The part of an RNA shown here (small-subunit ribosomal RNA, 3' major domain) has 489 nucleotides and comes from a metagenome. The RNAcentral record of the full RNA draws on SILVA. Rfam family: Eukaryotic small subunit ribosomal RNA. Rfam 15.1 lists 75,755 matches to the family in 2,556 species. The coordinates come from a structure-prediction model, not an experiment, and the mean pLDDT is 80.
Context: one part of a larger RNA
RNA sequence: UGACGGAAGGGCACCACCAGGAGUGGAGCCUGCGGCUUAAUUUGACCCAACACGGGAAAACUCACCCGGCCCGGACACCGUAAGGAUUGACAGAUUGAGAGCUCUUUCUUGAUUCGGUGGGUGGUGGUGCAUGGCCGUUCUUAGUUGGUGGAGCGAUUUGUCUGGUUAAUUCCGAUAACGAACGAGACUCUAGCCUGCUAAAUAGUUCACCGAUUCACCGAGUCGGUGUUAACUUCUUAGAGGGACAAGUGGCGUUAGCCACACGAGAUUGAGCAAUAACAGGUCUGUGAUGCCCUUAGAUGUUCGGGGCCGCACGCGCGCUACACUGAAGGAAUCAGCGUGUGUUCUCCCUGAUCCGAAAGGACCGGGUAACCCGUUGAACCUCCUUCGUGCUAGGGAUUGUGGCUUGCAAUUGUUCCACAUGAACGAGGAAUUCCCAGUAAGCGCGAGUCAUAAGCUCGCGUUGAUUGCGUCCCUGCCCUUUGUACA
Numbered sequence: 001u002g003a004c005g006g007a008a009g010g011g012c013a014c015c016a017c018c019a020g021g022a023g024u025g026g027a028g029c030c031u032g033c034g035g036c037u038u039a040a041u042u043u044g045a046c047c048c049a050a051c052a053c054g055g056g057a058a059a060a061c062u063c064a065c066c067c068g069g070c071c072c073g074g075a076c077a078c079c080g081u082a083a084g085g086a087u088u089g090a091c092a093g094a095u096u097g098a099g100a101g102c103u104c105u106u107u108c109u110u111g112a113u114u115c116g117g118u119g120g121g122u123g124g125u126g127g128u129g130c131a132u133g134g135c136c137g138u139u140c141u142u143a144g145u146u147g148g149u150g151g152a153g154c155g156a157u158u159u160g161u162c163u164g165g166u167u168a169a170u171u172c173c174g175a176u177a178a179c180g181a182a183c184g185a186g187a188c189u190c191u192a193g194c195c196u197g198c199u200a201a202a203u204a205g206u207u208c209a210c211c212g213a214u215u216c217a218c219c220g221a222g223u224c225g226g227u228g229u230u231a232a233c234u235u236c237u238u239a240g241a242g243g244g245a246c247a248a249g250u251g252g253c254g255u256u257a258g259c260c261a262c263a264c265g266a267g268a269u270u271g272a273g274c275a276a277u278a279a280c281a282g283g284u285c286u287g288u289g290a291u292g293c294c295c296u297u298a299g300a301u302g303u304u305c306g307g308g309g310c311c312g313c314a315c316g317c318g319c320g321c322u323a324c325a326c327u328g329a330a331g332g333a334a335u336c337a338g339c340g341u342g343u344g345u346u347c348u349c350c351c352u353g354a355u356c357c358g359a360a361a362g363g364a365c366c367g368g369g370u371a372a373c374c375c376g377u378u379g380a381a382c383c384u385c386c387u388u389c390g391u392g393c394u395a396g397g398g399a400u401u402g403u404g405g406c407u408u409g410c411a412a413u414u415g416u417u418c419c420a421c422a423u424g425a426a427c428g429a430g431g432a433a434u435u436c437c438c439a440g441u442a443a444g445c446g447c448g449a450g451u452c453a454u455a456a457g458c459u460c461g462c463g464u465u466g467a468u469u470g471c472g473u474c475c476c477u478g479c480c481c482u483u484u485g486u487a488c489a
Stems, first nucleotide, its partner, number of pairs: 001489002006484008016473002020437005027322003031318004035313002043054002065308005071302001076119005086113001089108002092105003123296002126294003132290001134284003137280003144183003148179002150159003162174001164173002188273003194243002198240004204234004210226007249262005324430001328389006342374001350369004355364003396427001401422005443465008
């Protein structure tokens, strides 16, 4: 000095508690991990900081694993063989999963590309993340970290970096042997709200005029349609430049820094990103033509082809989905979103409207769209209205299984997904334990994207409906600072 331990005092956090909400843990199923099994069930990761993670939803490929079969994509150098031929390829039959001349029989063909040996390369999802780079995660979302000059000390070191108040903050005020600085915090960037002010818009609209249709109380008014008129405009829509909030105003408390309340206001803490110093023998050699060393290198751990596996099931654990119904289920009707994406470079694979056929899945045929133009006013779901059911493992629930059909694909058996009919299991609100969370949040509800030939119980976003309870504390769990004492390095 302090990664640690004891004690004391402050401060902080829904990865802590309190007050609550939704749960999870119980059931069925999906999925990851272990175990077991297996030719193989490839493998990494194991408290927070492994386990719907590896962007990991694997039918082939992927693919690393298992069982088999070809190929050389063995550069280059040296030596040898060798034009009287180094070698290459092959029909048929046998052989083989195979229309692999792989091998054998049989002979043809080729012509210095090769073949044999040695050295040396190359490749490797082979090993080592405890040899490494880079990246990521975590300590650690807290406020922390460091020089220069000066002071103290023989020195390591210390002061600065603080008694106090304040702040989300080592944020400020102040105190002051320190002064003046740097990184981090803040500022910043993106995003969400406001602008009847600017700039505009036939790929967005509005208003007016005109035309057409329709309703009524018919010289008029209302509703709807019209790329017909470029008539006007920018409120709505889009998006550029800007503005706007600074605790600015008032009051209270406080010496100040600041805190609280009120008013004015679209906002008086929107949400995220970025993020220091020092570390970890945290993860990744399976992201890389990043990479050391080791292994292997032709009967290959290279590469490719065929098949299987990663999906296996007495069991244990984790993330989830669906439920256990009446605040509900089913059948009708009505009515509203916002993020996105869409025919590609290699590249086969796009988003889809109308019409017709079909119970549906789906099919046929005409189109539109490289997109504010078409899908599309994305007529989403929950919600709302009407009707039926009526507390019954029931019309709740939809597991499991049978049969049939369509679609994707070379291929669907171990059943890709989907559809129809039938079947109708557990589950009557879940023990100990435990997770997440405070405002347009939790929760309910659907939609889009990623993956994608087929394709969401996952993830990342988006809107819609929208609570209860705190606005505190250090009791539990942890973190930071200070003091103390003495063990320890």